[in-house]
RNA sequence: AUCAAACUCUCGGGGUGCUCUAUGAGCUGAGAUACCACCCGCAGAACUUGACCCGGGCAAUGCCGGCGUAAGGAAGAGUGGUACUGCAUAU
Numbered sequence: 001a002u003c004a005a006a007c008u009c010u011c012g013g014g015g016u017g018c019u020c021u022a023u024g025a026g027c028u029g030a031g032a033u034a035c036c037a038c039c040c041g042c043a044g045a046a047c048u049u050g051a052c053c054c055g056g057g058c059a060a061u062g063c064c065g066g067c068g069u070a071a072g073g074a075a076g077a078g079u080g081g082u083a084c085u086g087c088a089u090a091u
Base pairs, nucleotide, nucleotide: 006079007078008077009076010075011041012040013039014038017027018026019025020024047072048071049070053066054065055064056063
C1' cells in the first nucleotide's frame, strides 16, 4: 500500500411451500411472517429465471438429486496482521 484469515461498524440483497378434522396441528428447512428474527453480499448456490422441466421419493410439496463450470444476483469503511521497503542494534 491497490494487502490473507478473522472481527467490527454502516449499508444493501432475499425468501412466506405442502397436508389436515384448520384461531390449531403435522412435514422439510437457518428461516414457511419470524420483521429488534433468519440467511446472504462478487473467491457471490442467499435468492430469482429456465420450470406447468427431468429422475427418485412422499400423505403432500419448490422433500431429495439432476439441470449447474447455465442465465441473473446485493459492498464500502475500519480494526487486524501479512508481503515488500527503509532505518537502527547485535553477531

TPP riboswitch aptamer (THI element) from Sulfurovum sp., 91 nucleotides, folded computationally. The coordinates come from a structure-prediction model, not an experiment, and the mean pLDDT is 76.